[in-house]
RNA sequence: CCCGAUAAAGCCAAACCCUCCGUAAGGAGGGGACAGAAAGCGGCGGAUGCUGUUGAGAUCAAAGCAUGGCCGAGCUGCCGAAG
Numbered sequence: 001c002c003c004g005a006u007a008a009a010g011c012c013a014a015a016c017c018c019u020c021c022g023u024a025a026g027g028a029g030g031g032g033a034c035a036g037a038a039a040g041c042g043g044c045g046g047a048u049g050c051u052g053u054u055g056a057g058a059u060c061a062a063a064g065c066a067u068g069g070c071c072g073a074g075c076u077g078c079c080g081a082a083g
Stems, first nucleotide, its partner, number of pairs: 002083001003080002011036001016031006034069001040075002044072003047067005053062004
């Protein structure tokens, strides 16, 4: 360094519920734990789900929201058995 224990110390917190904020998608906080060895960081590229403003009008384009716990790439990082 790869790797990842029936190890240790910690970390994080799905669904769901409550409060507040936003026209909406949603956001923040609290409770709660399904999980996770990057479930640490950033939406950069792709993908997916969604909002409904503008233009055209079966739908598409632009705009916006979400998923870093979907994939790729990037930056950083705790522990140490076996191999």
c-di-GMP-I-GGC riboswitch aptamer from a Nitrospiraceae bacterium, 83 nucleotides, folded computationally. Rfam family: c-di-GMP-I-GGC riboswitch aptamer. The family has 40 seed sequences and 1,298 matches in Rfam 15.1. The coordinates come from a structure-prediction model, not an experiment, and the mean pLDDT is 80. The source organism's lineage runs through Bacteria, Nitrospirota, Nitrospiria, Nitrospirales and Nitrospiraceae.